The RNA shown here (c-di-AMP riboswitch aptamer (ydaO/yuaA leader)) has 123 nucleotides and comes from a soil metagenome. The model forms 92% of the base pairs in the Rfam consensus. The sequence is in RNAcentral, with records from MGnify. Its Rfam family is "c-di-AMP riboswitch aptamer (ydaO/yuaA leader)". Gene Ontology terms of the family: cyclic-di-AMP binding and regulation of gene expression.
RNA sequence: CGCCGAGCCCGGCAUGGCGCCGGGACGGGGGAACCGAAAAUUGGGGCGAAUCCCGGACCUGUGCCGGGAAGAGCACCUUCCAGCUCGAGCCCGUCAGCUAACCCCGUAGGCCCAUGAGGAAGG
Numbered sequence: 001c002g003c004c005g006a007g008c009c010c011g012g013c014a015u016g017g018c019g020c021c022g023g024g025a026c027g028g029g030g031g032a033a034c035c036g037a038a039a040a041u042u043g044g045g046g047c048g049a050a051u052c053c054c055g056g057a058c059c060u061g062u063g064c065c066g067g068g069a070a071g072a073g074c075a076c077c078u079u080c081c082a083g084c085u086c087g088a089g090c091c092c093g094u095c096a097g098c099u100a101a102c103c104c105c106g107u108a109g110g111c112c113c114a115u116g117a118g119g120a121a122g123g
Stems, first nucleotide, its partner, number of pairs: 002111003008024006025107006035097001043095001044092004051069006071086004076123006
């Protein structure tokens, strides 16, 4: 410099040291009518691309291995083709469909140090 992701910008104050205030921007949740839905421990739900299927091993016992599909990412942008990679994890706590007004929350974390970053059309 660049990549994943909402996770950034501006101003002021303070200041040896991770801060405070204000404005903007982006993202997420709750929440009427109407509509939708029947419901009920087989609890239910949220963030996220990350959900599902098949086979094997194992055999009170599932944590493992292999393959595949939905879906997601890859250097100006969109589409197509090719190649590579991901296809996790965490949270709420019996409770939440949609949802105007309104209310609440987040602004993290993790990578790259390399000619790697491909081709075509359009912008």